[in-house]
A computed fold for a 344-nucleotide RNA from Shewanella sp. 10N.286.52.A9, annotated as Bacterial RNase P class A. The source organism's lineage runs through Bacteria, Pseudomonadota, Gammaproteobacteria, Alteromonadales and Shewanella. Its mean pLDDT, the model's own confidence on a scale to 100, is 76. It is recorded under the gene name rnpB. The RNAcentral record of the sequence draws on ENA. Rfam family: Bacterial RNase P class A. The family's RNA type in Rfam is ribozyme. From the family's description: Ribonuclease P (RNase P) is a ubiquitous endoribonuclease, found in archaea, bacteria and eukarya as well as chloroplasts and mitochondria. Rfam links the family to the GO terms tRNA processing, dimeric ribonuclease P complex and ribonuclease P activity.
RNA sequence: CGAGUUGGCCAGACAGUUGCUGCGUUCGCAAGAACGGGGAGGAAAGUCCGGGCUUCAAAGAGCAGGAUACCAGGUAACGCCUGGGCGGUGUAAACCGACGACAAGUGCAGCAGAGAGAAGACCGCCAACUUCGGUUGGUAAGGGUGAAAGGGUGCGGUAAGGGCGCACCGGGCCACUGGUAACAGUUGGUUGCAAGGUAAACUCUAUCCGAAGCAAGACCAAAUAGGGUCCCGUAUGGCGCUGCUCGCGUUGGGACCGGGUAGGUCGCUUGAGCCUGUGAGCGAUUGCAGGCCUAGAUGAAUAACUGUCCACGACAGGACCCGGCUUAUCGGCCAACUCACCUA
Numbered sequence: 001c002g003a004g005u006u007g008g009c010c011a012g013a014c015a016g017u018u019g020c021u022g023c024g025u026u027c028g029c030a031a032g033a034a035c036g037g038g039g040a041g042g043a044a045a046g047u048c049c050g051g052g053c054u055u056c057a058a059a060g061a062g063c064a065g066g067a068u069a070c071c072a073g074g075u076a077a078c079g080c081c082u083g084g085g086c087g088g089u090g091u092a093a094a095c096c097g098a099c100g101a102c103a104a105g106u107g108c109a110g111c112a113g114a115g116a117g118a119a120g121a122c123c124g125c126c127a128a129c130u131u132c133g134g135u136u137g138g139u140a141a142g143g144g145u146g147a148a149a150g151g152g153u154g155c156g157g158u159a160a161g162g163g164c165g166c167a168c169c170g171g172g173c174c175a176c177u178g179g180u181a182a183c184a185g186u187u188g189g190u191u192g193c194a195a196g197g198u199a200a201a202c203u204c205u206a207u208c209c210g211a212a213g214c215a216a217g218a219c220c221a222a223a224u225a226g227g228g229u230c231c232c233g234u235a236u237g238g239c240g241c242u243g244c245u246c247g248c249g250u251u252g253g254g255a256c257c258g259g260g261u262a263g264g265u266c267g268c269u270u271g272a273g274c275c276u277g278u279g280a281g282c283g284a285u286u287g288c289a290g291g292c293c294u295a296g297a298u299g300a301a302u303a304a305c306u307g308u309c310c311a312c313g314a315c316a317g318g319a320c321c322c323g324g325c326u327u328a329u330c331g332g333c334c335a336a337c338u339c340a341c342c343u344a
Base pairs, nucleotide, nucleotide: 002339003338004337005336006335007334008333009332010331012309013308014307015306016305017304018303020039021038023036024035025034026033027032041315045326046325048324049323050322051321052320053213054212055211056210065209066208067207068206069205070084071083072082073081074080085099086097087096088095089094100204101203105202106201107198108197122143123142124139125138126137127136128135129134151169152168153167154166155165156164170193171191172190173189174188175187176185177184178183217266218265219264220263227257228256229255230254231253232252237251238250239249240248241247273292274291275290276289277288278287279286280285310313
């Protein structure tokens, strides 16, 4: 200097004017006014997981159904995160993983192929027979089919072949060693190597899961609404519809109680919170100390305009709250690392 990898941070800046919406103070009977101060995000999104909270349900256990699936740790919890193992990709930094069990049972494998599983003889090879066209048998070395065909290389052996035998490599099992473990090994012994594949097939094993969700739910509570109990009253009356008359309807009055519609209030933002310092830890994370308060609406605010500047500004906006994941995103900054080239 170029090309990359990983992690973290920012998300036009400044000033002015006019608005909108919560909060605090003052004024005001009230409506409201003045002043001060606050007012979207890294994803507020998708609603895919996990939890808090709320109501309902619920002895315990089991069935069904669903989710998860290498090991250890973190966490309120998780399908998340961190570290590690194994497998794969990449020259590398790094990244990705549907990483339990087909020797419990059942099933599946289109087309091709002789044969798809204690498999198999189409070509080839070998032996015997032969009417010389073939027939019968042996054979998994070679060819061919297929996604997949019984470990690899060599030597011996054989009629030809074959773990048939042997050496090395690979694999299985048992120890030993290292590691908390997954797992690993120029370790020792043993086994000719076997019932090949598929669980994103049913299934089995282990662990976890009660249901619905803030339109949850709680409280207050109008009316000629409606209910209950007690007391008083009895129709030429009482009550309501307009104060009176007429008319119409109804059956009255009083006290108390409970439910509850309209409407209102709460739930609502102080929280598994954020910042700084420091301790523990490889890390995720966590202990301690100090400091901070940082949207809370309900037709639902966070905007509009002007000026200056620049690298000319992406994706996008809360609606109970948090922890994740996934998806969208103009660009910029920082740190660590890798590869290639050049110079000293």